[in-house]
RNA sequence: GCGCCCGUAGCUUAAAGGAUAGAGCAUUGGACUCCGGUUCCAAAGGUUGCAGAUUCGAGUUCUGUCGGGCGCA
Numbered sequence: 001g002c003g004c005c006c007g008u009a010g011c012u013u014a015a016a017g018g019a020u021a022g023a024g025c026a027u028u029g030g031a032c033u034c035c036g037g038u039u040c041c042a043a044a045g046g047u048u049g050c051a052g053a054u055u056c057g058a059g060u061u062c063u064g065u066c067g068g069g070c071g072c073a
Base pairs, nucleotide, nucleotide: 001072002071003070004069005068006067007066010025011024012023013022018056027043028042029041030040031039049065050064051063052062053061
């Protein structure tokens, strides 16, 4: 330099182009307990890497770009 794959919450991830982006762990609050742990209930936390395009509608399709991985040279 060229090709392919991945990027969504603090971490691991789900989501036929269709509504409000859902879950597990972690965090916070509550219940339980003498305290802690376990268990149960609830809450908060996402402008889906970034910028454009297509579409009535984009996490999903297209283009560019950034980061990571693999292969070739």

Record summary
This is a predicted structure of a 73-nucleotide RNA (transfer RNA) from an uncultured Clostridia bacterium. The prediction has a mean pLDDT of 80. Its Rfam family is "tRNA". It is annotated as a transfer RNA.